[in-house]
RNA sequence: CGAGUCGACCAGGCAGUCGCUCGCGCACCGGUGAGAGCCGGGCGCGCGGGAGGAAAGUCGGGACUCCGUAGGGCAGGGUGGCCGCUAACGGCGGCCCGUCGCGAGGCGGGGAAAGUGCAACAGAGAGUAGACCGCCACGGCUUCGGCCGCGGUAAGGGUGAAACGGUGAGGUAAGAGCUCACCAGGCCCGCCGGUGACGGCGGGUGCUUUGUAAACCCCACCUGGAGCAAGACCGAAUAGGGGGACGGGCGGCCCGUCCGAUGUCCCCGGGUACAGGUCGCAAGAGCCGUCGGGUAACCGGCGGCCCAGAUGAAUGGCUGCCGCGUUGCCGGUGCGCCAUCGCGCGUCGGAAGCGGACAAAAUCCCGCUUACCGGUCGACUCGGGAC
Numbered sequence: 001c002g003a004g005u006c007g008a009c010c011a012g013g014c015a016g017u018c019g020c021u022c023g024c025g026c027a028c029c030g031g032u033g034a035g036a037g038c039c040g041g042g043c044g045c046g047c048g049g050g051a052g053g054a055a056a057g058u059c060g061g062g063a064c065u066c067c068g069u070a071g072g073g074c075a076g077g078g079u080g081g082c083c084g085c086u087a088a089c090g091g092c093g094g095c096c097c098g099u100c101g102c103g104a105g106g107c108g109g110g111g112a113a114a115g116u117g118c119a120a121c122a123g124a125g126a127g128u129a130g131a132c133c134g135c136c137a138c139g140g141c142u143u144c145g146g147c148c149g150c151g152g153u154a155a156g157g158g159u160g161a162a163a164c165g166g167u168g169a170g171g172u173a174a175g176a177g178c179u180c181a182c183c184a185g186g187c188c189c190g191c192c193g194g195u196g197a198c199g200g201c202g203g204g205u206g207c208u209u210u211g212u213a214a215a216c217c218c219c220a221c222c223u224g225g226a227g228c229a230a231g232a233c234c235g236a237a238u239a240g241g242g243g244g245a246c247g248g249g250c251g252g253c254c255c256g257u258c259c260g261a262u263g264u265c266c267c268c269g270g271g272u273a274c275a276g277g278u279c280g281c282a283a284g285a286g287c288c289g290u291c292g293g294g295u296a297a298c299c300g301g302c303g304g305c306c307c308a309g310a311u312g313a314a315u316g317g318c319u320g321c322c323g324c325g326u327u328g329c330c331g332g333u334g335c336g337c338c339a340u341c342g343c344g345c346g347u348c349g350g351a352a353g354c355g356g357a358c359a360a361a362a363u364c365c366c367g368c369u370u371a372c373c374g375g376u377c378g379a380c381u382c383g384g385g386a387c
Base pairs, nucleotide, nucleotide: 001383002382003381004380005379006378007377008376009375010374012322013321014320015319016318017317018316020050021049022048023047024046025045026044028041029040030039031038032037052358056369057368059367060366061365062364063363064227065226066225067224071255072254073253074252076223077222078221079220080219081095082094083093084092085091096109097108098107099106100105110218111217115216116215117212118211119210132157133156134153135152136151138149139148140147141146165183166182167181168180169179170178184208185207186205187204188203189202190201191200192199193198231279232278233277234276235274241268242267243266244265245264246263247259248258249257286305287304288303289302290301291300292299293298324355325354326353327352329350330349331348332347333346334345335344336343337342
C1' cells in the first nucleotide's frame, strides 16, 4: 500500500425567531371564608425538563396487577453439547465437538445402534436391498456368428441427493468380509488427564447399522391463566317484568377445594354515562465516575446525579453561519506520456449544485431479530514493497 475479519462508538453543531407538552413560581379570574387562607380555572408572564440505537417487530424472559392460593395426576406447550453468569430467558461468557475458510474468524449442536412412518423425479431395485446391461455354470437349439430356458453373482456399467465401508491378496464356474493384511469408522472393556462436555493411550470384536425428530416418538429439565383496555378509587343507573336451569366459581380434563336455597347461574326485554376523571405512572435489576474480585459474562464497595410522561396522543417549523459527503467546473502544483496543442494520475484551494438515513416513547426493565445516508476509533489476519 492492497484485500479482509471482529468489536466499540456517533447519528450534525451554534445563533435568532415562531410554536407544542409537562412541572414549579408569579399575576389574573371564579367560588368560599370575618380574615389569614383553601379550592378550582389555565387566558398571560418567567424559569426548568422534553425520544431511540433501534423508541420498530411484539419474538423470548421478568417485575407489577388481578383471577376465591394455582396442591396432586393426566394431557398440552417449551428448551436441548458442558461449566458458569443472571431476577429470568430460546439471552450472554468461557470451553468441547463437527463443519467451512490459507488465515483473522464464520456457522451448527440430546437420541436415527428402542420402535413406527416417510424418501419426489430417475431407476430393475430406496432399507429384511436390488438382476436392467454385463459376467458365470448347467440344459436345449444352431446356418457355428450366436439364440432360448433355468439358476448363480453386487467385481464392472447405468439411474439417483442417497445403491448397504476402501485398497490389495487369497478364494471361486463367476463373485462376495466368504477369508486374510493394511486403512477408515462403530461398539465393548481398562488406564490416564479434565469439575464436565470431551480428549489421549492400550486391548477385544468383521460389527460396517442411509437420510429425516421444525414426522410421530424416547430421555432430561422447565411450565397455572390473563394482562396497564392489568387493577384501585370517584361521579349515574341498577325501578319493575318474562322465560329457563339446579348448580356455580377454576380459562384443557379428573381428583381435590371454596361459595350457595327468602339462593345461584343463563337468556329475553328495560334503564344508565361516558374511548369520563384521578391514581397505577416515572428513584429504577437506574445512569456516570472510580476502586476491588473474576480469563470473561458478571459481581461488590465508595462518591456523584435525577434523566419524557402525552391520551384530537407534545418533543416541531423557518432563517443565517459553520461542519460532513458527493458531482462536474475553475485556479495552483508534483509525476508520467507527447514534436506541439494537450492528455492521464495524484494533491491543495475556491465558488456552485445535490445529499444528510432508518425511524419516533405509551406500565417498566433485560434480551433477540429486523431496518439504516454515512462517519470515527481499536484489535487482528493474508498478500506485496522499502529500510

Predicted 3D model of a 387-nucleotide RNA (Bacterial RNase P class A) from Binatia bacterium (SeqCode). The organism belongs to Binatia (SeqCode), within Bacteria. The RNAcentral record of the sequence draws on ENA. Model confidence (mean pLDDT): 78 of 100. Of the family's consensus pairs, 96% are formed in the model. It matches the Rfam family "Bacterial RNase P class A". The family's RNA type in Rfam is ribozyme.